This is a predicted complex of two RNAs, RNase P RNA and transfer RNA, with 460 nucleotides together. The prediction has a mean pLDDT of 79. Rfam match: Bacterial RNase P class A. By type it is a ribozyme.

RNA sequence: CCAGUCGGCCGGGCGGCUGCUCGUUUCGGCGAGAGGAAAGUCCGGGCUCCACGGAGACACGGUGACGGCUAACGGCCGCCGGGGGCGACCCCAGGGAAAGUGCCACAGAAAGCAAACCGCCGCUUCGGCUCCGGCCGCAAGCGGUAAGGGUGAAAGGGUGCGGUAAGAGCGCACCGCGCGUCGGGUAACCGCCGCGGCAGGGUAAACCCCACCGGGAGCAAGACCGAAUAGGAACGGCCGUGCGCGGGCUCUGCCUGGCGCAGCAUCGGUUUCCGGAUGGCCGUUCGGGUUGGUUGCUUGAGGGCGCUUGCAAAGGCGCUCCCAGAUGAAUGGCCGCACCGAAGUUCGCUUCGGACAGAACCCGGCUUACAGGCCGACUGGAUUU
RNA sequence: GGGCGCUUAGCUCAGCGGGAGAGCACUGCCUUCACACGGCAGGGGUCGCUGGUUCAAUCCCAGCAGCGCCCACCA
Numbered sequence: 001c002c003a004g005u006c007g008g009c010c011g012g013g014c015g016g017c018u019g020c021u022c023g024u025u026u027c028g029g030c031g032a033g034a035g036g037a038a039a040g041u042c043c044g045g046g047c048u049c050c051a052c053g054g055a056g057a058c059a060c061g062g063u064g065a066c067g068g069c070u071a072a073c074g075g076c077c078g079c080c081g082g083g084g085g086c087g088a089c090c091c092c093a094g095g096g097a098a099a100g101u102g103c104c105a106c107a108g109a110a111a112g113c114a115a116a117c118c119g120c121c122g123c124u125u126c127g128g129c130u131c132c133g134g135c136c137g138c139a140a141g142c143g144g145u146a147a148g149g150g151u152g153a154a155a156g157g158g159u160g161c162g163g164u165a166a167g168a169g170c171g172c173a174c175c176g177c178g179c180g181u182c183g184g185g186u187a188a189c190c191g192c193c194g195c196g197g198c199a200g201g202g203u204a205a206a207c208c209c210c211a212c213c214g215g216g217a218g219c220a221a222g223a224c225c226g227a228a229u230a231g232g233a234a235c236g237g238c239c240g241u242g243c244g245c246g247g248g249c250u251c252u253g254c255c256u257g258g259c260g261c262a263g264c265a266u267c268g269g270u271u272u273c274c275g276g277a278u279g280g281c282c283g284u285u286c287g288g289g290u291u292g293g294u295u296g297c298u299u300g301a302g303g304g305c306g307c308u309u310g311c312a313a314a315g316g317c318g319c320u321c322c323c324a325g326a327u328g329a330a331u332g333g334c335c336g337c338a339c340c341g342a343a344g345u346u347c348g349c350u351u352c353g354g355a356c357a358g359a360a361c362c363c364g365g366c367u368u369a370c371a372g373g374c375c376g377a378c379u380g381g382a383u384u385u
Numbered sequence: 386g387g388g389c390g391c392u393u394a395g396c397u398c399a400g401c402g403g404g405a406g407a408g409c410a411c412u413g414c415c416u417u418c419a420c421a422c423g424g425c426a427g428g429g430g431u432c433g434c435u436g437g438u439u440c441a442a443u444c445c446c447a448g449c450a451g452c453g454c455c456c457a458c459c460a
Stems, first nucleotide, its partner, number of pairs: 001381010013337006020033005035356001039367002042365005047218004052275007060214005066078004080094001081092004095209002100207002102203003117149002119145007126137004157175006176198001177196004182191003222295004232286007241262005246256004264279004288459003302321008339354006386456007395409004403440001411427005433449005
């Protein structure tokens, strides 16, 4: 210098004038005012409500190597295994196919307790030739063979040598695979050695099995004030039981969702048990009124700096700061000076433009969009000293 | 702001992981004096897009894009 990999950061700057929202005010003013994604709403929480709380079973949904971080996670860090790249480095929903079931179209002889179409080989028969030893075959039958051809995504270890009638883990060497001992590592796993000729292909982002996790709804949750209206209607389902006490009355009796006990019914998927709550409950549909205000609301797993533990994610300690809270919904406009980009140019300059996008209860992540620029670490190559 | 659903031919919709389909519409021919109806034949597809799983994806799983629906309070 060229090509590339990874990580982090900025993402319009400065000044003036003038608006908007919030806070404060001595009413003159003063202070603060979008993001790295505020986005998609894909995960995980906080918070709030829903009479449910605990234990078990079932169903449904999600996650999936190992260790750690964290409030938690499907996130992050480290490590292992597999794949790609010369390399820096990148990618992986990465448990189980030997519990069971399903599927593997077309092609192909055969696709799941594998299989003989062509080929190769042996035997028998038949036919032909013959120098009578045999040889040959567009022939037939029986059998062996998974080396070769062909089909396919996939044909039951791979390569080589031996072996054989031809072949074949049939034998051997290396590689792969399985099992075992030993060693290392917390573990996933790795390594040495030995044994086994190899035993059951793929698919679980098909059903399923195993382990772990999970109640639902969401700030339009929820609470309060004010105004207004018909303090409604229809349909369906379940229930309104017994005893005692009390009360009432027309008092040998009757009534009573008044109280207690038992029972019954309902109670954040279904169900069982224990405890608890409620007693009339639940569901669907149609109507009436309002379109106001306050709160939740922003101090929080919060930001910055320093020290410290750890490879890291992250944790601990100290100091310091307060940093948007709108609701028909603020965060804007103009001018000047530099910067960057595009177009034009008489090379003096002129004109236009400034990426993606924009809070709405709040956090931690993921994913997606993003003009341009800066910094750091590293890899491969070339050249010079 | 929050919660859901859908996307297949021009339109409306089907579609157990293996051949992309139906009705209407369109084109040509027959029928008719002509049109309509009817009959026969035919054309037309990025299965919204991009990746992944699989031998193989309209279908299974992610991420984008577009369209549509619902949710206020009081008695």